RNA sequence: UGGGUUAUUAGCUCAGUUGGCAGAGCAGCUGACUCUUAAUCAGCGGGUCGAGGGUUCGAGCCCCCCAUAACCCAU
Numbered sequence: 001u002g003g004g005u006u007a008u009u010a011g012c013u014c015a016g017u018u019g020g021c022a023g024a025g026c027a028g029c030u031g032a033c034u035c036u037u038a039a040u041c042a043g044c045g046g047g048u049c050g051a052g053g054g055u056u057c058g059a060g061c062c063c064c065c066c067a068u069a070a071c072c073c074a075u
Base pairs, nucleotide, nucleotide: 001074002073003072004071005070006069007068008067011026012025013024014023020057028044029043030042031041032040050066052064053063054062
């Protein structure tokens, strides 16, 4: 430098089935409990689903392209 595979979803780690209401755990915030903290319990907030385009009544999911990361092959 070229080619291939996989991945990209909440602050972090990750789910998301056959295309049909975007989720869990942890973290954060509020409250309860406690002499206080921790633990525990209840609740709340947090998302351009990596960028762009296409297909479709409808896309996180299918198609094209680009970017980034890891790995493999060639040089």